[in-house]
Model confidence (mean pLDDT): 80 of 100. Predicted 3D model of a 108-nucleotide RNA (Guanidine-I riboswitch aptamer) from a soil metagenome. The sequence is in RNAcentral, with records from MGnify. Rfam family: Guanidine-I riboswitch aptamer. Gene Ontology term of the family: regulation of gene expression.
RNA sequence: AUGUGCGUCUAGGGUUCCGGUCUCAAUCGCAGACGUCUGGUCCGAGAGAGGCAGUCCUCGAAUCAUGUUCGGUGAUGAGGAUACACGGCGGGAUAAAAGCCCGGGAGA
Numbered sequence: 001a002u003g004u005g006c007g008u009c010u011a012g013g014g015u016u017c018c019g020g021u022c023u024c025a026a027u028c029g030c031a032g033a034c035g036u037c038u039g040g041u042c043c044g045a046g047a048g049a050g051g052c053a054g055u056c057c058u059c060g061a062a063u064c065a066u067g068u069u070c071g072g073u074g075a076u077g078a079g080g081a082u083a084c085a086c087g088g089c090g091g092g093a094u095a096a097a098a099g100c101c102c103g104g105g106a107g108a
């Protein structure tokens, strides 16, 4: 809280690890360099997607509980809602960067 939380994924992001490419006189390797390598792992959205939970509303001749005795309150159930949203510079984390975090912040 109708504006919340947690997984999954995507746009996007970099380079720890894997893979790739290059180098090597001596070590061809468990080596070094390259992310100006489309990749796998990885990070990942308030203003992206979807899921679950939550929250709110409605229904109720039902069931249970409660006891103010009113179908009043709560739980179970069914249906619905969860809107809008332009946005730096700078700083922070991690190996590193980012639409991550500061942050629906400053500002507009």
Stems, first nucleotide, its partner, number of pairs: 004053003008049002012043002017040002019037001020034004024029001054082006062076005084104001086107001090102003